[in-house]
RNA sequence: AGAGUAGCCUGAACGAUCGCUGGAUCAAUUUUAUUGGUCCGGAGGAAAGUCCGAACACCGUAGGGCAGGGUGCUCCAUAACGUGGAGUCGUGGCAACAUGAAGGAAAGUGCAACAGAAAGUAUACCGCCAUGUAAAGUUUACAUGGUAAGGGUGAAAUGGUGCGGUAAGAGCGCACCAGUUCCCCGGGUGACCGGGGAAGCUCGGUAAACCCCACCCGGUGCAAGACCAAAUAGAGGAGCGAUUGAGGAUUGCCCGUCCAAGCUCCCGGGUAGGUCGCAAGAGGUGCCUGGCAACUGGCGCCCUUAGAUGAAUGAUCGUUAUCCGGUCCGGGGUAACCUGAAUCGGACACAGAAUUCGGCUUAUGGGUUGCUCUGACC
Numbered sequence: 001a002g003a004g005u006a007g008c009c010u011g012a013a014c015g016a017u018c019g020c021u022g023g024a025u026c027a028a029u030u031u032u033a034u035u036g037g038u039c040c041g042g043a044g045g046a047a048a049g050u051c052c053g054a055a056c057a058c059c060g061u062a063g064g065g066c067a068g069g070g071u072g073c074u075c076c077a078u079a080a081c082g083u084g085g086a087g088u089c090g091u092g093g094c095a096a097c098a099u100g101a102a103g104g105a106a107a108g109u110g111c112a113a114c115a116g117a118a119a120g121u122a123u124a125c126c127g128c129c130a131u132g133u134a135a136a137g138u139u140u141a142c143a144u145g146g147u148a149a150g151g152g153u154g155a156a157a158u159g160g161u162g163c164g165g166u167a168a169g170a171g172c173g174c175a176c177c178a179g180u181u182c183c184c185c186g187g188g189u190g191a192c193c194g195g196g197g198a199a200g201c202u203c204g205g206u207a208a209a210c211c212c213c214a215c216c217c218g219g220u221g222c223a224a225g226a227c228c229a230a231a232u233a234g235a236g237g238a239g240c241g242a243u244u245g246a247g248g249a250u251u252g253c254c255c256g257u258c259c260a261a262g263c264u265c266c267c268g269g270g271u272a273g274g275u276c277g278c279a280a281g282a283g284g285u286g287c288c289u290g291g292c293a294a295c296u297g298g299c300g301c302c303c304u305u306a307g308a309u310g311a312a313u314g315a316u317c318g319u320u321a322u323c324c325g326g327u328c329c330g331g332g333g334u335a336a337c338c339u340g341a342a343u344c345g346g347a348c349a350c351a352g353a354a355u356u357c358g359g360c361u362u363a364u365g366g367g368u369u370g371c372u373c374u375g376a377c378c
Stems, first nucleotide, its partner, number of pairs: 001374010012320007020042010044350001048361002051359005056221004063255004068217005073087005088102001089100004103212002108210002110206002125151002127147009159177006178202002180199008225276004234267001236266005247259003283302006290295001322347006329340004
């Protein structure tokens, strides 16, 4: 200097003019509502996605079961989570690092195109050997039996290499290696790591396929819900029922329990405006303590720091900051190279609250720090 990787900060500033809005306060008017003045405030790190979790509200049963759904290595954190931290193993990368849908295939079922004889405890296409028959004269063909070492197909073919053995072969036996099962020692809370031994045991893949196992889950949602106001047409129709219980009780079904004398469905008509919920919180922030960390605990400070409702938080002008490029003048250094001023032109990202909070995912300008690799100079 370049490339990469992991974090942190910021998300423009000031002034003038005009405009919108929440609160407090004062004044005027008054049809109790409007107008004006002063002061304090007025979008984000993601407000986006609506993927998770909760707070809160409502449902006398929220009880039991089934269905259904979620998570899935270990330990810890948290109000909780499918989240976070620290690790283990696997995968990718030279590395810093990143990442995993990371329990079970020896409970069962299923799937794997094509090729191949055969795709799971699944086979004999070419082949090898023995015996017999025929012809030949040491080879060929057929039949029976044995075989899976060699070849072929395939992503993958009953572990690999070597030696022995055999009619020919085969873990058939042996040595070494790999896997599987079991036992022991050491380290670790644990996942797991390291080491030693025994058994020839060699019994693929796939569960982001069904399934099995372990743990967890009441539902609906601020369009929740509470209050006030307004209107009301049924000379309508059908069905079921009254204690032997119609109907109802907030995902679906069953049981249980409770309420219950009128319910359910179709057709037709009227009203639907306002107030609250609405922002003081698992809050923000400084320091200390414990902890590798996530985070816990303690002390102090701050909060008239958005609350709209067809939806406010803005517009214009000027100067500056930041970044990119050009011109030009310097400064530092042995060098590679670094850096300052002036001036001109241009750019100024992603983007907009709607009950709130903790996460995840996605988009994105600028500054800066640590680490890894490569190159150049001294």
Predicted 3D model of a 378-nucleotide RNA (Bacterial RNase P class A) from a Desulfobacterales bacterium. Rfam family: Bacterial RNase P class A. It is annotated as a ribozyme. It is recorded under the gene name rnpB. The RNAcentral record of the sequence draws on ENA.